[in-house]
RNA sequence: GCUAUCUUAGCUCAAAUGGAAGAGCGCAUGGUUCUCAACUAUGUAGCUGUGAGUUCGACUCCCACAGGUGGCA
Numbered sequence: 001g002c003u004a005u006c007u008u009a010g011c012u013c014a015a016a017u018g019g020a021a022g023a024g025c026g027c028a029u030g031g032u033u034c035u036c037a038a039c040u041a042u043g044u045a046g047c048u049g050u051g052a053g054u055u056c057g058a059c060u061c062c063c064a065c066a067g068g069u070g071g072c073a
Base pairs, nucleotide, nucleotide: 001072002071003070004069005068006067007066010025011024012023013022019056026044027043028042029041030040031039049065050064051063053061
C1' cells in the first nucleotide's frame, strides 16, 4: 500500500434479512444474615464509532473518514 471483517449500556454480546434497542455480568436500594458472601425483589444506563446519503421509516442499505483484528504485498 491492497483486501476481508468488526465498532450497540461500565464489560461480554443479541436485535427475524428496514417498522425504531434487549440479555447476562456489573452498579444502586430494600429483604434475608450478628456481619460478609450467596440468594431474592426493585431500579440503573446507549445521539448504535464520526459525518453524509437513500427511504414514510436506518443498528440494519450506499459513500467517506477514524480505530481494532486477520490475510496479501
A computed fold for a 73-nucleotide RNA from Papaver nudicaule, annotated as transfer RNA. The RNAcentral record of the sequence draws on Rfam. Lineage of the source: Eukaryota > Streptophyta > Streptophytina > Euphyllophyta > Papaver. Model confidence (mean pLDDT): 81 of 100. Its Rfam family is "tRNA". Rfam's curators write: Transfer RNA (tRNA) molecules are approximately 80 nucleotides in length. The family's RNA type in Rfam is transfer RNA.